[in-house]
């Protein structure tokens, strides 16, 4: 100096925050999906759809409908 393992800590899970919980990563985890064109199972271009959650709950923000 490098590699591996363990512990602790930290980080991540398509748009914000918090609690609980699950999974993943530790220099990575992560960076949604469908159709069409081109094309090399890549990259790129065009059109469309769902959602503030990984999951549950709450808050904030946004959209739609109804009532007062």
């Nucleotide at each position: 100096a490098g590699c591996a393992u363990c512990a602790a800590g930290g980080g991540c899970g398509a748009u914000g925050g918090a609690g609980u919980u699950c999974g993943c990563c530790u220099g990575a985890a992560c960076c949604g999906u469908c159709c069409c064109c081109c094309g090399g199972u890549g990259a790129g271009g065009g059109g469309g759809c769902u959602g503030a959650u990984g999951a549950c709950u709450c808050c904030u923000g946004g959209c739609u409908g109804c009532c007062a």

This is a predicted structure of a 68-nucleotide RNA (Fluoride riboswitch aptamer (crcB RNA motif)) from a Terriglobia bacterium.
Its Rfam family is "Fluoride riboswitch aptamer (crcB RNA motif)". On this family, see Baker et al., Science 2012: "Widespread genetic switches and toxicity resistance proteins for fluoride".
Model confidence (mean pLDDT): 75 of 100.